[in-house]
RNA sequence: GCCGGGGUAGCUCACCUGGUUAGAGCGCGGGACUCAUAAGCCCGAGGUAAAGAGUUCGAGUCUCUUCCCCGGUA
Numbered sequence: 001g002c003c004g005g006g007g008u009a010g011c012u013c014a015c016c017u018g019g020u021u022a023g024a025g026c027g028c029g030g031g032a033c034u035c036a037u038a039a040g041c042c043c044g045a046g047g048u049a050a051a052g053a054g055u056u057c058g059a060g061u062c063u064c065u066u067c068c069c070c071g072g073u074a
Base pairs, nucleotide, nucleotide: 001073002072003071004070005069006068007067010026011025012024013023019057028044029043030042031041050066051065052064053063054062
């Protein structure tokens, strides 16, 4: 250089038909329980969906460009 895969919450990842409010686990904060702590239970906060442009009534999802990560190839 070329080919393929990926970038979504602090972390690991769902969301494969374009349409409802973008979710789960862990972590974080609070509550309840307990003599107290942990575990388990309940509640909550936290998102420009890498960046930009396009298509569309509507885009995390489709197209294009750029950036970054992983693998393959010479």
The RNA shown here (transfer RNA) has 74 nucleotides and comes from a Candidatus Moraniibacteriota bacterium. Rfam family: tRNA. Rfam classes the family as a transfer RNA. Rfam links the family to the GO term triplet codon-amino acid adaptor activity. Model confidence (mean pLDDT): 82 of 100. The source organism's lineage runs through Bacteria, Bacteria candidate phyla and Candidatus Moraniibacteriota.